Glycine riboswitch aptamer from Acidisoma sp. L85, 93 nucleotides, folded computationally. Lineage of the source: Bacteria > Pseudomonadota > Alphaproteobacteria > Acetobacterales > Acidisoma. Rfam family: Glycine riboswitch aptamer. The family is grouped with related families in Rfam's "Glycine riboswitch clan". The sequence was found by an Rfam model in a public genome assembly. The model forms 85% of the base pairs in the Rfam consensus. The prediction has a mean pLDDT of 76.

RNA sequence: CUAUCCCCUGCGGGAGAGCGUUGACUCAGGUCAGCCGCCGAAGGCGCAACCGGUCCCCGGAAACGCUCAGGUAUCCAGGACCGCAAAGGGAAA
Repeated sequence: CUAUCCCCUGCGGGAGAGCGUUGACUCAGGUCAGCCGCCGAAGGCGCAACCGGUCCCCGGAAACGCUCAGGUAUCCAGGACCGCAAAGGGAAA
């Protein structure tokens, strides 16, 4: 210095799974909580594919697995991941 890479921020896209049941509240619509069922794409964990090493051990680790957490009509919110953008910070060459 940086148009590449990483972090943060903003915008757009973004799946899955019961309008179950019981109780309370409410004029109603609905809301909340318990129970059971279900989902996996925040996070977390792993006995885990795969990768690496000083290799029969150690380290890293997925969109795989587990479902603790979270979620489970519409809406709202969340949402891995993808794309775009500016500024700030950091790193290699």